[in-house]
RNA sequence: CUCGCAUCGAGAGCGGCGGAGGGAACUGGCCCCGUGAAGCCGCGGCAACCGGCGGAGAGCUGGCGAGAGCUAUCUACCGCAAGGUGCCAAGUCCAGCAGGAUCUGUAGGCAGGUCCUGGAAGAUGUGGG
Numbered sequence: 001c002u003c004g005c006a007u008c009g010a011g012a013g014c015g016g017c018g019g020a021g022g023g024a025a026c027u028g029g030c031c032c033c034g035u036g037a038a039g040c041c042g043c044g045g046c047a048a049c050c051g052g053c054g055g056a057g058a059g060c061u062g063g064c065g066a067g068a069g070c071u072a073u074c075u076a077c078c079g080c081a082a083g084g085u086g087c088c089a090a091g092u093c094c095a096g097c098a099g100g101a102u103c104u105g106u107a108g109g110c111a112g113g114u115c116c117u118g119g120a121a122g123a124u125g126u127g128g129g
Base pairs, nucleotide, nucleotide: 001129002128003127004126005125006124007123008122013043014042015041016040017039021032022031023030026096027095028094029093044088045087046086049084050083052080053079054078055077056075057074061072062071063070064069092121097118098117099116100115101114102113103112104111105110
């Protein structure tokens, strides 16, 4: 960098350095910011994806058994957290593409508002290339 899969409305901040920007990119909104942005460092925390440990279980897979069933390198489930990442304003801040519901305007074509579903893109983890 790329492909697959899972998740993304919850959760968690202080200090130092730093100095003007930041919220991925583009457009439009809306926000944060000299009461100090980004970034870096320290400490603290959140979470439980991978790994670990403990419990529980028997639906799946494997093993054993003639069978009821028993088991693990099994997992629909629960807990712990000193390992590997990640994260710690706002839903992934919101929309942009497609479809639907509904309301408003219009003679009509159509335009606009609100909401819902899906997609795209992105983020994080994990496995492969």